[in-house]
Molecule: transfer RNA
Organism: Candidatus Pacearchaeota archaeon
RNA sequence: GGGCCUAUAGGUUAAUGGAUAGACCGUCGGGCUUCGGACCCGAAAAUCGAGGUUCAAUUCCUCGUAGGCCCA
Numbered sequence: 001g002g003g004c005c006u007a008u009a010g011g012u013u014a015a016u017g018g019a020u021a022g023a024c025c026g027u028c029g030g031g032c033u034u035c036g037g038a039c040c041c042g043a044a045a046a047u048c049g050a051g052g053u054u055c056a057a058u059u060c061c062u063c064g065u066a067g068g069c070c071c072a
Base pairs, nucleotide, nucleotide: 001071002070003069004068005067006066007065010025011024012023013022018055027043028042029041030040031039048064049063050062051061052060
């Protein structure tokens, strides 16, 4: 330098172009408990960035950023 792949809560991840963006672990509050753990109830928390297509974009396209793999 060229090609391919990936990017969503703190972590791991789901989502046919149309769902209030869902789940598990974790965190916080409450219940329970002598205290914890387990269990039960509840809460907060996310689409890498900028454009484009579309009635509608997490999803499709372009460029960029970061990471990984291959070739040179």